[in-house]
Molecule: transfer RNA
Organism: uncultured bacterium
RNA sequence: GGGUGUUUAGCUCAGGGGUAGAGCGUCUGACUCUUAAUCAGUAGGUCACUGGUUCAAAUCCAGUAACACUCA
Numbered sequence: 001g002g003g004u005g006u007u008u009a010g011c012u013c014a015g016g017g018g019u020a021g022a023g024c025g026u027c028u029g030a031c032u033c034u035u036a037a038u039c040a041g042u043a044g045g046u047c048a049c050u051g052g053u054u055c056a057a058a059u060c061c062a063g064u065a066a067c068a069c070u071c072a
Base pairs, nucleotide, nucleotide: 001071002070003069004068005067006066007065010024011023012022013021018055027041028040029039030038048064049063050062051061052060
């Protein structure tokens, strides 16, 4: 330098055009002598960035960036 893939909550990941979700974790409450476990609830997201297409984009297209793999 060429090619491919990934980028979404604190972590691991779903969602592939029509209001962004789960598990774990944080926090609060219940239970308990206390802790843990269990149960109930709360908060937490400019969907990597910049443009384009569309009535509507996390999702489709182009470019950029970071990371990984691969070819030379």